[in-house]
RNA sequence: GGGCCGCUAGCUUAGCACGGUUGGAGCAUUCGACUGAUAAUCGAAAGGUCCUGAGUUCAAAUCUCAGGCGGCCCA
Numbered sequence: 001g002g003g004c005c006g007c008u009a010g011c012u013u014a015g016c017a018c019g020g021u022u023g024g025a026g027c028a029u030u031c032g033a034c035u036g037a038u039a040a041u042c043g044a045a046a047g048g049u050c051c052u053g054a055g056u057u058c059a060a061a062u063c064u065c066a067g068g069c070g071g072c073c074c075a
Stems, first nucleotide, its partner, number of pairs: 001074007010027004020058001029045005051067005
């Protein structure tokens, strides 16, 4: 220098190829139930401007372009 892949909650991730009504799940956290108490178990809650910006569109996590970070390959 060239090519490819990934980025979604504190952590691990589904959803993206085919755009569509409020973006889910597990663990962790907080509260409650249960218990003499704790753990386990059960219930509930909070937590995401989906890496950033622009574009396309009635509508973008999803499509397009540019940038950032990380990884792999070629030279």